[in-house]
RNA sequence: GCCGCGGUAGCCUAGUUGGUAGGGCGGCGGACUCGUAAUCCGCAGGUCCCGGGUUCAAGUCCCGGCCGCGGCU
Repeated sequence: GCCGCGGUAGCCUAGUUGGUAGGGCGGCGGACUCGUAAUCCGCAGGUCCCGGGUUCAAGUCCCGGCCGCGGCU
């Protein structure tokens, strides 16, 4: 330099045919317990990497850029 895959909450991750952004861990509160842990219930937390385009509507499609991983040279 070229090709492929990926970037979504503090961390990990799903998201199909474009149509309300979900789950797990962690955090906070509660239940239970003599108390803790475990378990159960609830709550909060998101610029969907950045910029632009298409569209009534974009995490999703298109273009450019940045970063990570793998391959080729």

Transfer RNA from a Candidatus Asgardarchaeia archaeon, 73 nucleotides, folded computationally. NCBI's taxonomy places the organism under Archaea, Promethearchaeati, Candidatus Asgardarchaeia (ex Tamarit et al. 2024). RNAcentral records the identical sequence in 3 taxa. It matches the Rfam family "tRNA". Rfam describes the family as follows. Transfer RNA (tRNA) molecules are approximately 80 nucleotides in length.